A computed fold for a 74-nucleotide RNA from a Promethearchaeota archaeon, annotated as transfer RNA.
RNA sequence: GGGGGGGUAGUCUAGACUGGUAUGAUUCUGGGUUCGGAACCCAGAGGUCGCGGGUUCAAAUCCCGUCCCUCCCA
Numbered sequence: 001g002g003g004g005g006g007g008u009a010g011u012c013u014a015g016a017c018u019g020g021u022a023u024g025a026u027u028c029u030g031g032g033u034u035c036g037g038a039a040c041c042c043a044g045a046g047g048u049c050g051c052g053g054g055u056u057c058a059a060a061u062c063c064c065g066u067c068c069c070u071c072c073c074a
Base pairs, nucleotide, nucleotide: 001073002072003071004070005069006068007067010026011025012024020057027045028044029043030042031041032040050066051065052064053063054062
């Protein structure tokens, strides 16, 4: 230098091909349960979807550029 895969709540992760409220777990907070705690149950909080731009009524998703991680080729 060329090519493939990946980047999404504090952490891990689904969703992208097929555009239409961002999914689950964990964590945290409150409540229930208990003599108290763990476990379990209920509710809630937590996201500039790596960054910038474009297309569109509407973009995590499509297009262009760019940064980082990883693998292959040279």
It matches the Rfam family "tRNA".
The coordinates come from a structure-prediction model, not an experiment, and the mean pLDDT is 84.